[in-house]
Context: one part of a larger RNA
RNA sequence: GGCGUGGGGCGAAUGCCUUGGCACUAGGAGCCGAAGAAGGACGUGGCAAACUACGAAAAGCCGGGAGUAGACGUAAGCAGUCAAUGAUACCCGGAUAUCCGAAUGAGGGAACUCACAUAAGGUAAACCUUAUGUAUCAUACAGUGAAUACAUAGCUGUAUGAGGGGAACGAGGGGAACUGAAACAUCUAAGUACCCUUAGGAAGAGAAAAUAAACAAUGAUUCCGUAAGUAGCGGCGAGCGAAAUCGGAAGAGCCCAAACCACGUAGAAAUAUGUGGGGUUGCGGACAUAUCAAAGAGACUUUAAAACUGUAGCCGAAUACAUCUGGAAAGGUGACUCAAAGAAGGUGAUAGGCCUGUAGGCGAAACAGUAUUAAGGCAAGGAUAUGAUCCAGAGUACCACGAGACACGAGGAAUCUUGUGGGAAGCAGGGAGGACCACCUCCCAAGGCUAAAUACUACCUAGUGACCGAUAGAGAAGAGUACCGUGAGGGAAAGGUGAAAAGAACCCCGGGAGGGGAGUGAAAAAGAACCUGAAACCCCAUGCCU
Numbered sequence: 001g002g003c004g005u006g007g008g009g010c011g012a013a014u015g016c017c018u019u020g021g022c023a024c025u026a027g028g029a030g031c032c033g034a035a036g037a038a039g040g041a042c043g044u045g046g047c048a049a050a051c052u053a054c055g056a057a058a059a060g061c062c063g064g065g066a067g068u069a070g071a072c073g074u075a076a077g078c079a080g081u082c083a084a085u086g087a088u089a090c091c092c093g094g095a096u097a098u099c100c101g102a103a104u105g106a107g108g109g110a111a112c113u114c115a116c117a118u119a120a121g122g123u124a125a126a127c128c129u130u131a132u133g134u135a136u137c138a139u140a141c142a143g144u145g146a147a148u149a150c151a152u153a154g155c156u157g158u159a160u161g162a163g164g165g166g167a168a169c170g171a172g173g174g175g176a177a178c179u180g181a182a183a184c185a186u187c188u189a190a191g192u193a194c195c196c197u198u199a200g201g202a203a204g205a206g207a208a209a210a211u212a213a214a215c216a217a218u219g220a221u222u223c224c225g226u227a228a229g230u231a232g233c234g235g236c237g238a239g240c241g242a243a244a245u246c247g248g249a250a251g252a253g254c255c256c257a258a259a260c261c262a263c264g265u266a267g268a269a270a271u272a273u274g275u276g277g278g279g280u281u282g283c284g285g286a287c288a289u290a291u292c293a294a295a296g297a298g299a300c301u302u303u304a305a306a307a308c309u310g311u312a313g314c315c316g317a318a319u320a321c322a323u324c325u326g327g328a329a330a331g332g333u334g335a336c337u338c339a340a341a342g343a344a345g346g347u348g349a350u351a352g353g354c355c356u357g358u359a360g361g362c363g364a365a366a367c368a369g370u371a372u373u374a375a376g377g378c379a380a381g382g383a384u385a386u387g388a389u390c391c392a393g394a395g396u397a398c399c400a401c402g403a404g405a406c407a408c409g410a411g412g413a414a415u416c417u418u419g420u421g422g423g424a425a426g427c428a429g430g431g432a433g434g435a436c437c438a439c440c441u442c443c444c445a446a447g448g449c450u451a452a453a454u455a456c457u458a459c460c461u462a463g464u465g466a467c468c469g470a471u472a473g474a475g476a477a478g479a480g481u482a483c484c485g486u487g488a489g490g491g492a493a494a495g496g497u498g499a500a501a502a503g504a505a506c507c508c509c510g511g512g513a514g515g516g517g518a519g520u521g522a523a524a525a526a527g528a529a530c531c532u533g534a535a536a537c538c539c540c541a542u543g544c545c546u
Stems, first nucleotide, its partner, number of pairs: 001545009015531001016496002020468002022465007029457002031165002039100003042055003046078002050074002061094005070082003105114003115134008136162009169200001170198005180187001184235001210218002222249004232240002253449003256393001260277007282427001284391003287387006298378001300377006307370005313362003319335001321334004336353002338342001344356003398422008408434001429444005483490002503530001506517004
C1' cells in the first nucleotide's frame, strides 16, 4: 500500500409525517377613494429588535350582544396588574385615527420645509399652540370687466361633480414578429401578444328597411347543443371555415324627432328657438267629420311591517366496564351500549360511546341583504270608419374611385363601415331577398333606451381530489425576505428532540469548546449540530498478501 472483516466519523439520500401549496365544485360578494383610498413612513408595550395589532385617546377607548374562568398577541422570563360588580377571547355599532401618498394652501430630493385667513387659548409683548378653511379642471349661477361704443375675452365668488387605486372578465382606438406553408413574397400565426382610452358587477347586443320561401312560414337580442369540419373561401397550397333550420336556457318591451295646438323669447316681418300638450307606425299619425269606450299598470322611488338569510353563539345520544401486553390503550380477549349522530380532527399506538365535533334542532340588542305586503310619491294609460290636406330622421340612401369588416384573399360579390368626389325619392314613396333586370314575397334606414339567460374571480364561506408531500407542491411550509444590480429588474436557501422539557441538579478533566459520571425518559445509539440516518469520502483495529 491492496483485499477482506469489525467499529467509528462526516454526510445527507430514503422511509414516515404536515403547519404550506395546487386544481376544482357550490353559494355569497363583486368595488375602494377629497367624509382622503390602495400602499407606505414613523411611532405605540414596565423591560420590546422582528412580526402581528393599533395611532399622540396608539397590542388599545365607548356602547350593545352573546359567552365563561381564567387573562395581560407570536413568546418564554422577571416585575406588576385585571377578573363572578363577569375579565380575556368573539360578533355588531360608534370614537380616535400622527406624517406621506390622487395629495389638493405654497414648495419639495415621499413620509420634510414654509405660509395666509378666521376663531379660541397662553404671554406684559414679540410670539406660540389648537381648530377650521385656502389646489386644479368641468358644469351651473352671480358679480366684475379690456383692446373697443354695445359687447366679448379675461378676472373674482358660490354650489355640485371629477381626479387616484383594483386579479380576471367587457367595449372601443392602435397593432407585431417568431412560427406554418417542410425555402418564400399572397396567405398563416392573428386582429393573437402588446400599448392606449374607458365602463360595469357584469359589459356588449337588442325590439326587423330581419330571417326565409318561391305552394309555405317564423317573429328583438344573448348563450348552449345541432346543422358541420358541411356549404364555401384558399399561391384551390398551408390552412381558414359559416348560416338558415331544429332542440334547449332565458324571456319584456318601450321612448323620441316631425305634422298639429298653447304659451314664451328674438325679429318690422318671413322665420328661428324654448317649454308643455300631441304622436311613434308598415292595414302609422296629424287634421276634418261621424261613432263607441272610462279601465289598467310599473324595468322608477321613499317609508313601514312581519318573514327569511347573513354577520357572534347554544343544545346535542351512548362503558369513568373487566382483563392481557405495554412507558402510555384508542390495540387483543370478554361483557355492555347509542345511532336522524359509524364525517373528520385530537387525546402517550389503531376510539361511534374520552375531548372538539357530527346528525338533528334552537338563537340576535345591533347592522346588512332578499323577495313580499301596505301606504305615499313619481312615471304612465283608449278604439273604429271615411278623406291621395299635412307629417313620418339628407350631404343621408345610392353611384364612382381607394380601403376595411363579413367564413368569403376582387371574385359573378350581394351585405356592413367609410377616406375622396358626385348625389336622390320623399308614401302614387323607399329598402332587401348574394352581380343585374322583371314578377313575386318580406320589411320601413339615415334618433334613442332596455332586465334575464352569458363571461370572470382579487375577496368571503362550506366542501372535493386515481393532486404535491420539503430538490415535490406557489418563487415563498411565512419571502418578494436575505442577497445582487445606478436602475428597470433579478431573486434564494432554510421543516421534524420527546407523549410531556421531564431540555440533563450535583461531581470530574479542560481557558473554553467538548467530553466522562450522575440524574430524566420507554428509548439519550431521542441531548437540542436532536426521527429514520443509505452512498461517496475519511479514520481506527485486525486477518491475509506485498
Large-subunit ribosomal RNA, domain I from a bioreactor metagenome, 546 nucleotides, folded computationally. Its mean pLDDT, the model's own confidence on a scale to 100, is 85.